The part of an RNA shown here (large-subunit ribosomal RNA, domain VI) has 264 nucleotides and comes from a Bacteroidaceae bacterium. The organism belongs to Bacteroidaceae, within Bacteria. The coordinates come from a structure-prediction model, not an experiment, and the mean pLDDT is 88. It matches the Rfam family "Bacterial large subunit ribosomal RNA". The RNAcentral record of the full RNA draws on ENA.

[in-house]
Context: one part of a larger RNA
RNA sequence: CGUUGGAGGUUUGCGCGGGUUUGACACUAGUACGAGAGGACCGUGUCGGACCGACCUCUGGCAAGCCGGCUGUGCCGCCAGGUGCAUCGCCGGGUAACCAAGUCGGGUCGGGAUAAGCGCUGAAAGCAUCUAAGCGCGAAGCCCUCCGCAAGAAUAGACCUCCAGUGCAUUUAUGUACGAAGGGUCGUCCGAGACGAGGACGUUGAUAGGGUGCAGGUGUAAAGACGGUGACGUCAAAGCCGAGCACUACUAAUUGCCCGAGAG
Numbered sequence: 001c002g003u004u005g006g007a008g009g010u011u012u013g014c015g016c017g018g019g020u021u022u023g024a025c026a027c028u029a030g031u032a033c034g035a036g037a038g039g040a041c042c043g044u045g046u047c048g049g050a051c052c053g054a055c056c057u058c059u060g061g062c063a064a065g066c067c068g069g070c071u072g073u074g075c076c077g078c079c080a081g082g083u084g085c086a087u088c089g090c091c092g093g094g095u096a097a098c099c100a101a102g103u104c105g106g107g108u109c110g111g112g113a114u115a116a117g118c119g120c121u122g123a124a125a126g127c128a129u130c131u132a133a134g135c136g137c138g139a140a141g142c143c144c145u146c147c148g149c150a151a152g153a154a155u156a157g158a159c160c161u162c163c164a165g166u167g168c169a170u171u172u173a174u175g176u177a178c179g180a181a182g183g184g185u186c187g188u189c190c191g192a193g194a195c196g197a198g199g200a201c202g203u204u205g206a207u208a209g210g211g212u213g214c215a216g217g218u219g220u221a222a223a224g225a226c227g228g229u230g231a232c233g234u235c236a237a238a239g240c241c242g243a244g245c246a247c248u249a250c251u252a253a254u255u256g257c258c259c260g261a262g263a264g
Base pairs, nucleotide, nucleotide: 001152005163006162007161008160009159010158011157015149016148017147018146021049022048023047024046025045026044027043033038051106052105053104054103055102059100060099061098066093067092068091069090070089071086072085073084074083075082076081110144111143112142117137118136119135120134165178166177167176168175169174182259183258184257185256186202187201188200189199190198207252208251209250210248211247212246213245214244216241217240218239224235225234226233227232
């Protein structure tokens, strides 16, 4: 820009893409078959591999803005306690998020048309013949069935709901301004994201931050008191704490502005 009034939702599916993999074991059955050795079809069941998708309850990884321990050195006047630097200084642990090695799920089944092949009926050709007319069965393959996208599918689809005027000018059919539903801008943000986009919220408010509580992580802070000659121990699951959960308007989402139909 189009889809022939303008919007907000919900959809159909032309078409496109993905997937559609495979093994072992057991039963049937030591049966059929075979002198024996050996050893099935068909039909069931169980457990896997690889691959694919999703997720974070579990197991773990990462986690430089979380907690603790340790060394050297500078600084905070000194002790104590901190802090800077030293690969994140080194080391131990580690929530959320993300992730796999973790967890869950998937291929199935079924329908249709067929290939090779196997047939029915059946002439040409009194017979025979699956084929010439006609009819049936038959693959991991084809078309559906499963998953995703999808009406720019220009054949531009369908359904539901909402909005349909005033003023001015005029050559009477248009022009123009404001403006409906609605949208955008702006702001607070996001398990959304390169930017656009998408989603949540904007005081009639829990959107983010802060606060409070809880979960969770570290692992028992400083100061003081008490005990001990002392190292140290106890008071004390303390103190500190990112992303998690809930509550709470304390802070910031103020007010506005712009676009947006006149058809039939």